[in-house]
C1' cells in the first nucleotide's frame, strides 16, 4: 500500500440516572358566608314533646408545611448503556495480505 471489522459522527427506537412540575403519604387548616354532633340559652306547646341553633368538639375544602419509598408528564452538549439504519472526507484501533 490492499482488503476487512470496530470506535469516533448523524438519525430513530428503548432502558437507566439527573432536573422541573404534578399525583400519593403525614401534619396543619373555616369566628360567620362547609358538613355532622350540638352543652348553655332561645322559640313553639296546657302537657307530652318538637324546632332553629351560638360556643365547643370531630371530619374536611381551598391553602400552607415536611419527607422521599412509589407513580405520571416534560426536558437535554444526560450515559466508558443496548439495538437498527445512514455516512466511509478525516482521525484512532484490530485482523489479514503484499512489497521495500
Nucleotide at each position: 500500500g490492499g482488503u476487512u471489522g470496530g470506535g469516533u459522527c448523524u438519525u430513530g427506537c428503548g432502558c437507566g440516572a439527573c432536573g422541573a412540575a404534578g399525583a400519593c403519604u403525614u401534619c396543619u387548616g373555616a369566628a360567620c358566608c362547609g358538613u355532622g354532633u350540638c352543652a348553655g340559652g332561645u322559640c313553639c306547646u296546657g302537657a307530652c314533646g318538637g324546632a332553629a341553633g351560638c360556643a365547643g368538639c370531630a371530619c374536611u375544602a381551598a391553602g400552607g408545611a415536611a419527607a422521599u419509598c412509589u407513580c405520571u408528564u416534560c426536558g437535554g452538549g444526560u450515559g466508558c448503556c443496548g439495538c437498527a439504519a445512514g455516512g466511509g472526507u478525516g482521525c484512532c484501533u484490530g485482523a489479514u495480505u503484499u512489497g521495500a

Notes: Bacterial small signal recognition particle RNA from Firmicutes bacterium UBA4795, 100 nucleotides, folded computationally. The coordinates come from a structure-prediction model, not an experiment, and the mean pLDDT is 76. Of the family's consensus pairs, 93% are formed in the model. Its Rfam family is "Bacterial small signal recognition particle RNA". Rfam classes the family as a non-coding RNA gene. Rfam links the family to the GO terms SRP-dependent cotranslational protein targeting to membrane, signal sequence recognition and signal recognition particle, plasma membrane targeting. The sequence was found by an Rfam model in a public genome assembly.